[in-house]
RNA sequence: GAUAGAGGAGCGGAUGACAUCAGUAAGCGCCUUCCCGGGCCGGGCAGCCCGGCGCUGAAAGGGGAUUCCGCCGAGGUACUGCGGUGCGCCCGACGCCGCAAUGCCGGGCCGCCGGUCAACAACCGGCGGACUGUCACGAAAGUGGAGCGCUGUC
Numbered sequence: 001g002a003u004a005g006a007g008g009a010g011c012g013g014a015u016g017a018c019a020u021c022a023g024u025a026a027g028c029g030c031c032u033u034c035c036c037g038g039g040c041c042g043g044g045c046a047g048c049c050c051g052g053c054g055c056u057g058a059a060a061g062g063g064g065a066u067u068c069c070g071c072c073g074a075g076g077u078a079c080u081g082c083g084g085u086g087c088g089c090c091c092g093a094c095g096c097c098g099c100a101a102u103g104c105c106g107g108g109c110c111g112c113c114g115g116u117c118a119a120c121a122a123c124c125g126g127c128g129g130a131c132u133g134u135c136a137c138g139a140a141a142g143u144g145g146a147g148c149g150c151u152g153u154c
Base pairs, nucleotide, nucleotide: 001154002153003152004151005150008072010071011070012069013068014067018063026056027055028054029053030052031051037050038049039048040047041092042091043090044089045088075105076104077103078102080100081099082098083097084096085095086094106132107131109129110128111127112126113125114124115123116122134145135144136143137142
């Protein structure tokens, strides 16, 4: 250098039962009906909405059992740039998606804190813990390293 592999509550994708969102938004009926004020991310323009009771009553986004597929830097994430997107239009911010560059992370699990979120779901980050695969050192106990690693074959 080539090639074949291993880690296991391993990684990604598709599917989408089901729960949540939410007895919310909205619709209808009855009552109320001045003005002012407030809300819909910020600015401009335009527009819409607002109280009480009763009946009916979602969806998107986020999660996800199951099954299938592709895999073992699998992949994830941070930041930057570019492009797309958001229930009116323009600008901005922010969120989401895609691509590119750079940095970081062996792997999942548990706890605490923080972020996103409607959320106590889920995900992500930081710190801590035990565990696990691997290599190095060691008689052992153990200690240390990182996937740019490790094992087999050539």